[in-house]
RNA sequence: GCGGGGGUCCCGCCGAGUCUGAAGCGCAGCCCCCCUCUGCGCUCGGAGCCGGGGAACCACGUUCCCGGGGUGAAUCGGCACCAGGGUGCUCCGCGAGGAGUGUUGAGGUGUCGUAGGGCUUCUUCCAGCCCGAACCCGACAGCUCACCCGGUAGGCGGCUGGAGGAAGAAGGA
Numbered sequence: 001g002c003g004g005g006g007g008u009c010c011c012g013c014c015g016a017g018u019c020u021g022a023a024g025c026g027c028a029g030c031c032c033c034c035c036u037c038u039g040c041g042c043u044c045g046g047a048g049c050c051g052g053g054g055a056a057c058c059a060c061g062u063u064c065c066c067g068g069g070g071u072g073a074a075u076c077g078g079c080a081c082c083a084g085g086g087u088g089c090u091c092c093g094c095g096a097g098g099a100g101u102g103u104u105g106a107g108g109u110g111u112c113g114u115a116g117g118g119c120u121u122c123u124u125c126c127a128g129c130c131c132g133a134a135c136c137c138g139a140c141a142g143c144u145c146a147c148c149c150g151g152u153a154g155g156c157g158g159c160u161g162g163a164g165g166a167a168g169a170a171g172g173a
């Protein structure tokens, strides 16, 4: 000097996931004690934000079952392969059933799209780059006033820089 990894401060991103208590308890720091103050932890709260259930009216309105529903941008398709199961034909078997072949395929894997969503460091547009998952309820829920219930996580990146271009804001000893 170059490259890689880890940590802290600070900054940024997805996301509802932030702020706060003169409440209780505990541990420290303060001049010995008490009180107050400061910090940390646990419990219980509050505000804000997010989600679910829940009338009338409206919607739906029979039968059946292959159930149905929620959070989320994450839906809906094509092609290929693997395929439980159904079914037609042929054959074997007294029968139960078995074999072959055609067809249909719940689901799985891969790939290509797509409704929709995100980033681009003030905003919008352009240009560019990505995501298009996962989980939950448990036979049950349309909307929905009052009312009732729950959540407030997790995961990444950067550290003077494609923090690119255009326009517009804001700020400017």
Base pairs, nucleotide, nucleotide: 010158011157012156013155014154018047019046020045021044023043024042025041026040027039028038029037048152049151050150051149052148053147058142067140068137069136070135071134076113077112078111079110080109081108082107085104086103087102088101089100090099091098092097116131117130118129119128122168123167124166125165126164
About this RNA:
Model confidence (mean pLDDT): 81 of 100. Predicted 3D model of a 173-nucleotide RNA (c-di-AMP riboswitch aptamer (ydaO/yuaA leader)) from Actinacidiphila soli. Lineage of the source: Bacteria > Bacillati > Actinomycetota > Actinomycetes > Streptomyces. It was read from a public genome assembly, where an Rfam model found it.